[in-house]
C1' cells in the first nucleotide's frame, strides 16, 4: 500500500448518570485514565394537617386481641391469546399482539426501524408542608431509512 487486532480521539444513542474542585492515593504512552473526598446540575425516596383508605374469619357488651392473606419501589417495560414440554397441572420454553416508550445527526409531518426487559424493600410506606434519606451507572452505534417532503435559523 493492503488487511488483522488492542487502545484512543471524535461525532452521536438508550438512561438522571453531566461538570467543577481536592488528594502527601493509584496507574501513565507529551493517549486517555483509575480509586478516595466535596460541591453543582440532574434524578429517585420517605414524610403531618387536609383529603383519601378501611380485606376475610374468630373472641369480646365495648376498647380492643389473635389467625389468614400480604404489600410497596426504580424502570416505558403493562395487558391478552395460542402452541411445545405434561395423564393433568406446576415450572421452563416459543410464537402473535398490546397500553406505554425510543430513533432516524436543527424541528415537524410522512414513512421507515426498534424497545415492550430487568432488579430492589422485606410485612413495611396513600397523598403530604417543613424536615430526612439514596443515585449521579451500565451499555451501544458511526458511510448507514442519517430516507423522501415542508418549514425555522445560521452561514456564504
Nucleotide at each position: 500500500g493492503c488487511g488483522u487486532c488492542c487502545c484512543g480521539a471524535g461525532c452521536g444513542c438508550u438512561g438522571a448518570a453531566u461538570u467543577u474542585c481536592c488528594c502527601u492515593g493509584c496507574a501513565c504512552a507529551g493517549a486517555a485514565g483509575c480509586g478516595g473526598g466535596a460541591a453543582a446540575c440532574c434524578g429517585g425516596g420517605g414524610g403531618a394537617u387536609c383529603c383519601g383508605g378501611g380485606g376475610g374469619c374468630c373472641c369480646g357488651a365495648u376498647a380492643g386481641g389473635g389467625c389468614c392473606g400480604g404489600g410497596g419501589g426504580c424502570g416505558a417495560a403493562u395487558g391478552g391469546c395460542c402452541g411445545c414440554c405434561u395423564u393433568g397441572a406446576g415450572c421452563g420454553u416459543g410464537g402473535c399482539c398490546u397500553a406505554g416508550c425510543g430513533g432516524c445527526a436543527c424541528u415537524c409531518c410522512c414513512g421507515c426501524c426498534g424497545c415492550g426487559a430487568g432488579c430492589c424493600c422485606g410485612u413495611c410506606a396513600g397523598c403530604u408542608a417543613a424536615c430526612c434519606c439514596c443515585g449521579u451507572a451500565a451499555g451501544c452505534g458511526c458511510a448507514g431509512a442519517a430516507g423522501c417532503g415542508g418549514g425555522a435559523c445560521a452561514a456564504g
A computed fold for a 156-nucleotide RNA from a Thermoleophilaceae bacterium, annotated as c-di-AMP riboswitch aptamer (ydaO/yuaA leader). The source organism's lineage runs through Bacteria, Bacillati, Actinomycetota, Thermoleophilales and Thermoleophilaceae. Its Rfam family is "c-di-AMP riboswitch aptamer (ydaO/yuaA leader)". Gene Ontology terms of the family: regulation of gene expression and cyclic-di-AMP binding. The sequence was found by an Rfam model in a public genome assembly.